Predicted 3D model of a 76-nucleotide RNA (transfer RNA) from an Acidobacteriota bacterium.
C1' cells in the first nucleotide's frame, strides 16, 4: 500500500443476484401465562431492529450508485 468478502433483535442467520409496500422474519435467549405440590419439558402470547454511518438514483431502497468507519481473508 492493492484487491475481495462482509456489517440486519441480546446472539446465530435469511431477505439483497431480479427495487414494490401497515418503516423485515426464522431460530435460541427473554418476558407472561397454560400446566406442575415447585421447578423442567410441551404448548400459547409478547416485548425486542426505521437493516454500520452519511449522501446520492427513483414515484419508491435492508436490496442499486459512492465515501467514510469497523471486521476478515489474499497479494505486495
Nucleotide at each position: 500500500g492493492a484487491a475481495c468478502u462482509c456489517g440486519u433483535a441480546g446472539c446465530u442467520c435469511a431477505g439483497a443476484c431480479a427495487g414494490g409496500a401497515u418503516u423485515a422474519g426464522a431460530g435460541c435467549a427473554c418476558a407472561g401465562g397454560u400446566u406442575u405440590c415447585c421447578g423442567a419439558c410441551a404448548c400459547c402470547u409478547g416485548a425486542g431492529g426505521c437493516c454500520a454511518u452519511a449522501g446520492g438514483u427513483u414515484c419508491a431502497a435492508a436490496u442499486c450508485c459512492u465515501a467514510u468507519c469497523g471486521a476478515g481473508u489474499u497479494c505486495a
NCBI's taxonomy places the organism under Bacteria, Pseudomonadati, Acidobacteriota.
It matches the Rfam family "tRNA". By type it is a transfer RNA.